A computed fold for a 253-nucleotide part of an RNA from Rubritalea profundi, annotated as large-subunit ribosomal RNA, domain VI. Its mean pLDDT, the model's own confidence on a scale to 100, is 84. Taxonomically the source falls in Rubritalea (Bacteria, Pseudomonadati, Verrucomicrobiota, Verrucomicrobiales).
[in-house]
Context: one part of a larger RNA
């Protein structure tokens, strides 16, 4: 910006894409075969693997925005307690989110026309002949079947509802997001839980500082499953979403 008014929904399905796989074990059956030795096809059934989608429950990882311990050295006037630096200083854990190695599905089964190929009637050519006319069987491929995407499928579709005159309705803007490179997209904007804050909850460290008491002291223990914390997940208008503007016309050639 087009679908000759706007919205909102919900289809349709031109056409496109995706899926196409192997192995091992049981039984058929130690059977047909074979002197023996070995040892099947054909069917049935189970489990694995690659593969490929989807998720974060659960085992992990990552988590430089959360807690801890610890070692140097500056600082904060000094003890104590912190805080900068030193790969995050080093270590020990760990939330969401993301992710696999983590766990859930998934390939099926069928149907159509067929290639090679195999056939039945059958002349032409009293026979023979799958083919010359008819009719049949058959592939991991071809068409459906199955799953996803779609109306820019300019052939631009359908069906319902709702609105209309500075009007319906967009657009700026703003608060933001399991959306995002920007853009789009999707939720809100006081008639309000959009995102911060604050209050519980849940996680995560692991029992804070000060104090008391034991001990010369290092250090232990009570207070105290504490105390800090967060990206979860709720509630609440404290704070910000003000206020506006602009596109867009005359029931639709």
């Nucleotide at each position: 910006c087009g679908u000759a008014g706007g919205a909102a929904a919900a289809u349709u399905g031109u056409g496109g894409g995706g899926u196409u796989c192997a192995a091992a074990c049981u039984c058929u059956a130690g059977u047909a075969c074979g002197a023996g030795a070995g040892g099947a096809c054909c069917g049935a059934g189970u489990u694995u693997g690659a593969c490929g989608c989807a998720u974060c429950u659960c085992u992990g990882g990552u988590g430089u925005u959360c807690c801890u311990g610890u070692u140097g050295u500056u600082c904060u006037g000094u003890c104590a307690a912190g805080a900068g630096c030193a790969u995050c200083g080093c270590a020990g854990g760990g939330u969401a989110g993301c992710u696999a190695a983590a766990u859930g599905c998934g390939g099926u089964c069928g149907a159509g026309a067929u290639a090679a190929g195999c056939g039945c009637u059958g002349a032409a050519a009293g026979c023979a002949u799958c083919u010359a006319a008819g009719c049949g069987c058959c592939a991991a491929g071809c068409u459906u079947c199955u799953c996803c995407c779609g109306a820019g499928a300019u052939u631009a579709a359908u069906u319902u509802u709702c609105c209309c005159u500075g009007a319906a309705g967009g657009a700026u803007c703003g608060u933001g997001g399991a959306a995002g490179a920007c853009c789009a997209c999707c939720a809100c904007g006081u008639u309000g839980a959009u995102a911060g804050g604050u209050u519980g909850g849940g996680g995560g460290u692991g029992u804070a500082a000060g104090u008391g008491c034991g001990g010369c002291a290092a250090c232990g223990u009570a207070u105290u499953c504490a105390g800090c914390u967060c990206a979860c997940c709720a509630a609440u208008a404290c704070u910000a979403a003000u206020c506006a503007u602009c596109c867009g016309u005359u029931c639709g050639g």